[in-house]
RNA sequence: CCAGACGGCCGGAUGACCGCGGGCUGCGCGAGCGGCUCGAGGAAAGUCCGGGCUCCACGGAAAGACGGUGCCGGAUAACGUCCGGCGGGGGCGACCCCAGGGAAAGUGCCACAGAGAGCAGACCGCCAGGCCGUCCGGGCGACCGGCGGCGGGCAAGGGUGAAAGGGUGCGGCAAGAGCGCACCGCGCGCCCGGUAACGGGCGUGGCAGGGCAAACCCCACCGGGAGCAAGAUCAAAUAGGGAUGGCACGCCGGGUCGACCGGCCCGGCAGGGCGCCUUUCCGGCCCCGCCAUCCGGGUAGAUCGCGCGAGGCGUCCGGCAACGGGCGUCCCAGAGGAAUGGUCAUCCCCCGGCCCUGGCCGGGGACAGAACCCGGCUUACAGGCCGUCUGGCGUA
Numbered sequence: 001c002c003a004g005a006c007g008g009c010c011g012g013a014u015g016a017c018c019g020c021g022g023g024c025u026g027c028g029c030g031a032g033c034g035g036c037u038c039g040a041g042g043a044a045a046g047u048c049c050g051g052g053c054u055c056c057a058c059g060g061a062a063a064g065a066c067g068g069u070g071c072c073g074g075a076u077a078a079c080g081u082c083c084g085g086c087g088g089g090g091g092c093g094a095c096c097c098c099a100g101g102g103a104a105a106g107u108g109c110c111a112c113a114g115a116g117a118g119c120a121g122a123c124c125g126c127c128a129g130g131c132c133g134u135c136c137g138g139g140c141g142a143c144c145g146g147c148g149g150c151g152g153g154c155a156a157g158g159g160u161g162a163a164a165g166g167g168u169g170c171g172g173c174a175a176g177a178g179c180g181c182a183c184c185g186c187g188c189g190c191c192c193g194g195u196a197a198c199g200g201g202c203g204u205g206g207c208a209g210g211g212c213a214a215a216c217c218c219c220a221c222c223g224g225g226a227g228c229a230a231g232a233u234c235a236a237a238u239a240g241g242g243a244u245g246g247c248a249c250g251c252c253g254g255g256u257c258g259a260c261c262g263g264c265c266c267g268g269c270a271g272g273g274c275g276c277c278u279u280u281c282c283g284g285c286c287c288c289g290c291c292a293u294c295c296g297g298g299u300a301g302a303u304c305g306c307g308c309g310a311g312g313c314g315u316c317c318g319g320c321a322a323c324g325g326g327c328g329u330c331c332c333a334g335a336g337g338a339a340u341g342g343u344c345a346u347c348c349c350c351c352g353g354c355c356c357u358g359g360c361c362g363g364g365g366a367c368a369g370a371a372c373c374c375g376g377c378u379u380a381c382a383g384g385c386c387g388u389c390u391g392g393c394g395u396a
Base pairs, nucleotide, nucleotide: 001392002391003390004389005388006387007386008385009384010383012347013346014345015344016343017342018341020039021038022037023036024035025034026033027032041367045378046377048376049375050374051373052372053227054226055225056224066223067222068221069220070219071085072084073083074082075081086100087098088097089096090095101218102217106216107215108212109211110210123158124157125154126153127152130150131149132148133147135146136145137144138143166184167183168182169181170180171179185207186205187204188203189202190201191200192199193198231304232303233302234301241295242294243293244292245291246290247289250269251268252267253266254265255264256263257262271288272287273286275285276284277283311330312329313328314327315326316325317324318323348365349364350363351362352361353360354359355358
């Protein structure tokens, strides 16, 4: 210098003017006018996990159902998160990826292709000898050789497939084959190391029940439900409920609350209205109580919940680390469908053009935006900075 790996950070800066939300405060009877101070993010997002908090349900425990998690150890309030290991896979390497328990409890599936896909199988092929032949060649002949068929042995090689019952090599054999042997892999036993996952060694077994559990299932562990529109307090108008007081106050029939009492409903006649049409009479419609005071529930509305917290920063200690502990320091949005903005100037970065020492002109500066809070995960993001490390090239 080039190419790359991992981790962390920033994500426009300063000033002026105008404007917005919260808190404190000054003046003013009040409407209001001032001052000070604070005011988005690394993801505030998706709402995918885990918790705090609140209400509801529940006598305790266990089992079952359902859902989730799944190598081992640790961290944590908890987690499906994080850290450190183990195993497997990828990369020359730094490093990256993996739902990674159980397939000898049972059920199920393994398409297409292929001879055979689950108590394995023989299409091509390989092989010694047997039998057969209106076959071919040789021989005087018995017969020999070849070819074809039938029956037999094999599982090396070819072929199919995601997968064909260990792999490589040597020996062996008619040809072959763990048939025998060596090494590797695998199962079992013992020993050693490690908290463990697991690793190593020795012995032994010729190799056994192929794969799929992100199919059901089995095993172990975890899980009550709903969510700030949770929930709590105060409490209008209107309607409705109750109590007390005042005024007014008819009867008949039927049904019903089991009957009486006391009500309610329907119908008829009479009456009244402190109702309307319409000021009065008549007529029509509507109503069958009206008024006052008080009480309680509850809606709108208001207030709380609601910003001191598993808090931020610095430093020291323990730990490989995640993290934990001590000390110091800081207070850091919280209102309601919702403020956190705009303009200008100077500077910074990127792109394009022009002159090309270096300047000038034009354009652009991402993703996004709190709504009870916190820990994670995931997703989006113009541009840039820092640190550690790897591979290569060059120079000294």
This is a predicted structure of a 396-nucleotide RNA (Bacterial RNase P class A) from an Alphaproteobacteria bacterium.
Lineage of the source: Bacteria > Pseudomonadati > Pseudomonadota > Alphaproteobacteria.
Its Rfam family is "Bacterial RNase P class A". Its family is annotated with dimeric ribonuclease P complex, ribonuclease P activity and tRNA processing in the Gene Ontology. From the family's description: Ribonuclease P (RNase P) is a ubiquitous endoribonuclease, found in archaea, bacteria and eukarya as well as chloroplasts and mitochondria.
Its mean pLDDT, the model's own confidence on a scale to 100, is 75.